The part of an RNA shown here (small-subunit ribosomal RNA, 5' domain) has 530 nucleotides and comes from an uncultured rumen bacterium.
[in-house]
Context: one part of a larger RNA
RNA sequence: GGAUGAACGCUAGCGGCAGGCUUAGCACAUGCAAGUCGAGGGGCAUCGCGGGGGUAGCAAUACACCUGGCGGCGACCGGCGGAAGGGUGCGUAACGCGUGAGCAACAUGCCCGUCACAGGGGGAUAACAGUUGGAAACGACUCCUAAUACCCCGUAAUAUCAUUUGAUGGCAUCAUCUGUGGUUGAAAGCUUAAUUGCGGUGACGGAUUGGCUCGCGUGACAUUAGCUAGUUGGAGUGGUAACGGCACACCAAGGCGACGAUGUCUAGGGGUUCUGAGAGGAAGGUCCCCCACACUGGAACUGAGACACGGUCCAGACUCCUACGGGAGGCAGCAGUGAGGAAUAUUGGUCAAUGGGCGGAAGCCUGAACCAGCCAUGCCGCGUGAAGGAAUAAGGUCCUAUGGAUCGUAAACUUCUUUUGUACGGGAGCAAUAAGGGUCACGCGUGGUCCGAUGAGAGUACCGUACGAAUAAGCAUCGGCUAACUCCGUGCCAGCAGCCGCGGUAAUACGGAGGAUGCGAGCGUUAUCC
Numbered sequence: 001g002g003a004u005g006a007a008c009g010c011u012a013g014c015g016g017c018a019g020g021c022u023u024a025g026c027a028c029a030u031g032c033a034a035g036u037c038g039a040g041g042g043g044c045a046u047c048g049c050g051g052g053g054g055u056a057g058c059a060a061u062a063c064a065c066c067u068g069g070c071g072g073c074g075a076c077c078g079g080c081g082g083a084a085g086g087g088u089g090c091g092u093a094a095c096g097c098g099u100g101a102g103c104a105a106c107a108u109g110c111c112c113g114u115c116a117c118a119g120g121g122g123g124a125u126a127a128c129a130g131u132u133g134g135a136a137a138c139g140a141c142u143c144c145u146a147a148u149a150c151c152c153c154g155u156a157a158u159a160u161c162a163u164u165u166g167a168u169g170g171c172a173u174c175a176u177c178u179g180u181g182g183u184u185g186a187a188a189g190c191u192u193a194a195u196u197g198c199g200g201u202g203a204c205g206g207a208u209u210g211g212c213u214c215g216c217g218u219g220a221c222a223u224u225a226g227c228u229a230g231u232u233g234g235a236g237u238g239g240u241a242a243c244g245g246c247a248c249a250c251c252a253a254g255g256c257g258a259c260g261a262u263g264u265c266u267a268g269g270g271g272u273u274c275u276g277a278g279a280g281g282a283a284g285g286u287c288c289c290c291c292a293c294a295c296u297g298g299a300a301c302u303g304a305g306a307c308a309c310g311g312u313c314c315a316g317a318c319u320c321c322u323a324c325g326g327g328a329g330g331c332a333g334c335a336g337u338g339a340g341g342a343a344u345a346u347u348g349g350u351c352a353a354u355g356g357g358c359g360g361a362a363g364c365c366u367g368a369a370c371c372a373g374c375c376a377u378g379c380c381g382c383g384u385g386a387a388g389g390a391a392u393a394a395g396g397u398c399c400u401a402u403g404g405a406u407c408g409u410a411a412a413c414u415u416c417u418u419u420u421g422u423a424c425g426g427g428a429g430c431a432a433u434a435a436g437g438g439u440c441a442c443g444c445g446u447g448g449u450c451c452g453a454u455g456a457g458a459g460u461a462c463c464g465u466a467c468g469a470a471u472a473a474g475c476a477u478c479g480g481c482u483a484a485c486u487c488c489g490u491g492c493c494a495g496c497a498g499c500c501g502c503g504g505u506a507a508u509a510c511g512g513a514g515g516a517u518g519c520g521a522g523c524g525u526u527a528u529c530c
Stems, first nucleotide, its partner, number of pairs: 001530004006526005013382006019375002021340001026338003030335003035080003040077002043073002047071003050067003054063003087293003096218008106210002111206007119153004129142005155185001159183005166177004189198002219265003226256003231253004236248003268290004272283004295316005318329004346372001348371003354368001355366004385416004395407005421467006430457001436451007474519005479500003485514005495502002
């Protein structure tokens, strides 16, 4: 000098863009953050419509009741999604990450393409109803019922097993193609005015995403030198989507290590960021990719995918409820609270856009996201006026002091402007389309095109008019380094200080004043890195 997720002191007009618990992976009140589908199902708690008989009334009508017939729908069964998105950095020195390869050792829901199929039957169960236990959380028993829930049979394959016939290829186990015999499937569902639409099953292929293996790279300490018993290897069995001591029984005695094993300490890694001419050094906050974790430890279940942040079970610590028998909870999601700390924000708005989940769609959900609020935390921009104006006034300060210098064209004053401000008026883009309609094309159910709802932010940005210099400057320094000097006070005192060093009676170094210098809505100090 540059830099910062900064803090502190003094000061402070505005806007744009960004950033905002670096400390206690400390504890959390409250609300919200993952639902959706009635075009899978039985139903009807609730709302509306229709129908029925009834009561009141002359009637219109009103009221209560019954009725799933219709729109719809709480709870329930079922499907898909809760493995994404969002958070944090405890652990991890590791195939964790980065980079480059490999899998002839693998999986892949939803999506795309191709081929084929969808025949027959069955038994339950939740809800509901009844009885009942418990303070509650939550149950228990009995009866009934449905399905795109579950099960069985038939049919099929490049699935799987066996046999291997033949061919081709390779990288050793083998791979690809072609034959022959045993095992396994479907939702046949729902919907539409419609063989209209959405689904289902098997196989193959694609895409995407993941799993595994390897080369190289990726901290400190040798004041850590030896480490290792599933340890190293074999052939076998089990397990896995798959390879493998991954696990197990048996056999052998190996394996790693000064090219640093083992141990201890520290640490998420990268893209990047800061600095530097570069080489290098340092950092890894925001954004993106990967990893790990979800009160602590362990475990599996379901599932295409988890050993699962807002799932389950067990143990532990803690907190809460309790009728003392027993229960409930997990903010490292968004806000917010306490605590810690020098220190870090609102218990805000909206799904309008982008994206995600479900749904045929309308739509619903979405603290993802988009916005708004707070903070000079940073970067950038703008303003605090411009031109003219000398008796160089008064006043302050200083001096070589009847005088001069300086503050100083500074002010006053004249003219001008109106960014900003205040008031009033107008007022966006972000919106693409959906439902639906018009039209065109053809391979005739798809596509193009035109029209056609929807705006949280927001009456915001922006624009116009009026007014009036009006609403707006500080901070640090002035001995040398280092730009900027005098007076007064003090008298090794009070104090200053980054280094050298100032101060003991003429202090440009302390304190005040005048002046000056630097930067400027900031300035200085502290901390840290280069």

Annotation
Its Rfam family is "Bacterial small subunit ribosomal RNA".